[in-house]
Order: sequence, then structure tokens, then C1' cells
RNA sequence: UGAUAGAGGCGCGGUAAAAAUAAGUAAUUUUGAUGUUGGGCGUUUUUUAUUCAAAACGAAAGGGUUUACCGCCGAAAUCAAAGUUUUUAGCCAAAAAACUUUGGUUGGGGCAUUAUAUAAUAUGUAAUGCACUGUCACAUUAAUUAAUGUGGAGCGCUAUCAU
Repeated sequence: UGAUAGAGGCGCGGUAAAAAUAAGUAAUUUUGAUGUUGGGCGUUUUUUAUUCAAAACGAAAGGGUUUACCGCCGAAAUCAAAGUUUUUAGCCAAAAAACUUUGGUUGGGGCAUUAUAUAAUAUGUAAUGCACUGUCACAUUAAUUAAUGUGGAGCGCUAUCAU
């Protein structure tokens, strides 16, 4: 220098199923009130536009939990830019989702605060702080090979093989 194999632990991600939540919400129907459409254009509507109230009926997606299986240890997540596709909706814009490339940040999980997304106090993400834990370097004390302190980062660390 290269290759192979490993370790951290409430470790990371994916798939399927079940039960909840979403919610007595949205949509639909009836009655009554209102009175012309809410990004722009087009179309429809003169009361069945839209909005509100009452009653009847009544979901789903996403997110999370549990169980089982699978792939793994930059596992993976996230930010910015560029590009492609799809959905909402006839077109444009806007919004959302998925994927690819480039560059950046994060060793790992936890708790708290703030902000944000969301129906949500669940949960996710970001920032800050707090200890914990693994790893390496340095220093000190031991010699039961460990403890303490400081610091760094995964393009790291350990083991084996080759050069």
C1' cells in the first nucleotide's frame, strides 16, 4: 500500500401480517341559510358554484407499536445544487413523493430544551447541552494488563494474508 474477515448495542435499514390511532374526521345523502368559484387561464353552474349549520351514513393514506423474516456495521440519516419521473387537475404555476449524480455534516444509542413536520404530548428531522458507551493517541498510577485524565474521528479501529 492492497485484499479478506470482524467489533461497538435499547446498533442501522427493509419486507410481511395483526391490532390500534387517524375518526365519528373526509367524502356522500337530506333539510335550511348564503349567493358565483379563492394562484392565473379555460370549462361548468343562476341556484346542485362556494361556504356554513343540523341529521343520517361513514372510510383511507401516511406515521407509530408488536411479531416473524431478510440485508448489514457509512450500517444509515440529513443538508445544498443539478436532472428525471409521478400525483393533485384540462393547461401553466405552486406543492408533495420517488430515483440518480456531485459536494458537505454525523463513531453509536439515550435524556432535556428550542424549532419544524404531523391529528397527535406518538414519532421523525435539525441545533444546543448533559452524562453513558466503543475505538485510537498522549500522559500518570499500577503490574490483578487495568484504572484515571485530556483530546481526535468511521477515508477510523482490530486480526490475518500479500507486496